[in-house]
């Protein structure tokens, strides 16, 4: 002194599914459904060698969580900040 990957932190953008029914009322319960906080599961492939072990998600589960609005919200974009691969 370029400033890749990765982490923070600030704004943007962001889908599904009943504004369902009751009652002691912004909660509880029933039923019925969504997946994109979070959780949880495993295939190929590598090791080992009867058996095991690892092994990801936007897949599957629906344990939380949601199901008008607002909030949330994977995941992605901008500015900032810290690292420094490279050059």
């Nucleotide at each position: 002194a370029u400033g890749a990957c990765a982490a923070c932190a600030a704004g943007g953008g962001g889908a599904g599914a009943g504004a369902c029914u009751a009652c002691u009322u912004u909660g509880u319960a029933g039923c019925g459904c969504c997946g994109a906080a979070g959780g949880a599961g495993c295939a190929a492939g590598c090791a080992g060698a009867u058996u095991u072990g690892u092994g990801a998600a936007u897949c599957u589960c629906u344990c939380a969580g949601g199901c008008a609005a607002a909030a949330g919200a994977a995941c992605u974009c901008u500015u900032g900040u810290u690292u420094g691969a490279c050059g």